[in-house]
RNA sequence: GCGGCCAUCGUAUAAUGGUUAGUAUUGGGGACUGUGGAUCCCUAGAUUUGGGUUCAAUUCCCAGUGGCCGCC
Numbered sequence: 001g002c003g004g005c006c007a008u009c010g011u012a013u014a015a016u017g018g019u020u021a022g023u024a025u026u027g028g029g030g031a032c033u034g035u036g037g038a039u040c041c042c043u044a045g046a047u048u049u050g051g052g053u054u055c056a057a058u059u060c061c062c063a064g065u066g067g068c069c070g071c072c
Base pairs, nucleotide, nucleotide: 001071002070003069004068005067006066007065010025011024012023013022018055026044027043028042029041030040031039048064049063050062051061052060
């Protein structure tokens, strides 16, 4: 230099172009308990960046950034 794959709450992981962006864990509050643990309930938190297509984009297209792999 060229090519491929990936990027979603703090972490891990889902989501046929129309989802309230879900689940687990984590944090906060509560119930329960002699104390603690376990369990249960409530709650907080995310789409890598810029543009394009579309009535509508996490999803499709282009470019950038970062990571991994391969070729040279």
Transfer RNA from a Candidatus Woesearchaeota archaeon, 72 nucleotides, folded computationally. It matches the Rfam family "tRNA". About the family: Transfer RNA (tRNA) molecules are approximately 80 nucleotides in length. It is annotated as a transfer RNA. Its family is annotated with triplet codon-amino acid adaptor activity in the Gene Ontology. The source organism's lineage runs through Archaea, Nanobdellati and Candidatus Woesearchaeota. The coordinates come from a structure-prediction model, not an experiment, and the mean pLDDT is 81.